Description
A computed fold for a 100-nucleotide RNA from Epilithonimonas vandammei, annotated as SAM riboswitch aptamer (S box leader). NCBI's taxonomy places the organism under Bacteria, Pseudomonadati, Flavobacteriales, Weeksellaceae, Epilithonimonas.

RNA sequence: CUUAUCAAGAAAGGUGGAGGGAUUUGACCCUUAGAAACCUUAGCAACCUGCUAAUUAUGGCAAGGUGCUACAUUCAAACUCAAAAAAAGAGAAAGAUAAG
Numbered sequence: 001c002u003u004a005u006c007a008a009g010a011a012a013g014g015u016g017g018a019g020g021g022a023u024u025u026g027a028c029c030c031u032u033a034g035a036a037a038c039c040u041u042a043g044c045a046a047c048c049u050g051c052u053a054a055u056u057a058u059g060g061c062a063a064g065g066u067g068c069u070a071c072a073u074u075c076a077a078a079c080u081c082a083a084a085a086a087a088a089g090a091g092a093a094a095g096a097u098a099a100g
Base pairs, nucleotide, nucleotide: 001100002099003098004097005096006095011041012040013039014038015037019030020029021028023078024077025076026075027074042069043068044067046066047065048064049062050061051060052059053058073094079091080090081089
C1' cells in the first nucleotide's frame, strides 16, 4: 500500500504505582477494593494453517502462527446525504486485527 472483518465471544496471578478508554472537541465510564506497561498460566475463535461437509457461496471441528479477553471501534461529532430543530439512519474518513 491492497483486500477482508469489526453490535457476538473470552480469566486469574505476580511485578508496578497513576492513569486509561487510538487522535481532536464534548460527554460518559473504569481505576489506590490498584490504571498503563511487562511476565506467567488459562480462555476466546477474527484472520492464516490443518481436517472435514458442500457444485460454488458457505458451515463444522482443532487451537499451530499472529491477535484478542469492561462499556457497540464506549457514545456523539470531525466529511457527504438526510433533517426547521431534535431523535434516528446510510455512506465515507480515521483506527484496530489478519493475510499478501